The RNA shown here (transfer RNA) has 75 nucleotides and comes from a Muribaculaceae bacterium. Its Rfam family is "tRNA". Rfam classes the family as a transfer RNA. About the family: Transfer RNA (tRNA) molecules are approximately 80 nucleotides in length. Its mean pLDDT, the model's own confidence on a scale to 100, is 81. The source organism's lineage runs through Bacteria, Pseudomonadati, Bacteroidota, Bacteroidales and Muribaculaceae.
[in-house]
RNA sequence: CGGGAUAUAGCUCAGUCCGGUUAGAGUAUACGUCUGGGGGGCGUGGGGUCGCUGGUUCGAAUCCAGUUAUCCCGA
Numbered sequence: 001c002g003g004g005a006u007a008u009a010g011c012u013c014a015g016u017c018c019g020g021u022u023a024g025a026g027u028a029u030a031c032g033u034c035u036g037g038g039g040g041g042c043g044u045g046g047g048g049u050c051g052c053u054g055g056u057u058c059g060a061a062u063c064c065a066g067u068u069a070u071c072c073c074g075a
Stems, first nucleotide, its partner, number of pairs: 001074007010027004020058001029045006051067005
C1' cells in the first nucleotide's frame, strides 16, 4: 500500500442477507418475595439512541460513501 472480517446495554451475543410494531436475549446489577440465615428460586425495574461522519428514503442497527480501532491474508 491492496483485500477481507469484526464493532449493538457493565460483560457475552442475536437481529443486517430481504429497510417497517416501542432495538432484543443471556449474564451481571437494584428492589420485592420465598427461606431462621446463607446459598439458591421466582417476580419487577434501571441501563443502548447500534464505532464515528455524511447521504438515499415517508421511514436506516439494516442500503450507499467516507473514516476510526482491532484482527487476518497478500505485497